Transfer RNA from Candidatus Cloacimonetes bacterium 4572_65, 75 nucleotides, folded computationally. The sequence is in RNAcentral, with records from ENA and MGnify. Rfam family: tRNA. The literature on the family includes a 1997 paper in Nucleic Acids Res by Lowe and Eddy, "tRNAscan-SE: a program for improved detection of transfer RNA genes in genomic sequence". Model confidence (mean pLDDT): 81 of 100.
RNA sequence: GCGGGAGUAGCUCAGCGGUAGAGCACAACGUUGCCAACGUUGGGGUCGUGAGUUCGAACCUCAUUUCCCGCUCCA
Numbered sequence: 001g002c003g004g005g006a007g008u009a010g011c012u013c014a015g016c017g018g019u020a021g022a023g024c025a026c027a028a029c030g031u032u033g034c035c036a037a038c039g040u041u042g043g044g045g046u047c048g049u050g051a052g053u054u055c056g057a058a059c060c061u062c063a064u065u066u067c068c069c070g071c072u073c074c075a
Stems, first nucleotide, its partner, number of pairs: 001071007010024004018055001026042006048064005
């Protein structure tokens, strides 16, 4: 330098054009003498960044950035 993959909640991931979700974690409450466990509720998101297409974008297009894999060149 070229090609491919990944980036979404604190963590692991889902969601492939129409209100951003789950599990775990965290907080409060309930159950219990206490803890644990279990249950209910709740907080937490500029969907890596910027632009474009569209009535509407996490999703499609372009650029860019970080990480991973492969290839190539130079030293």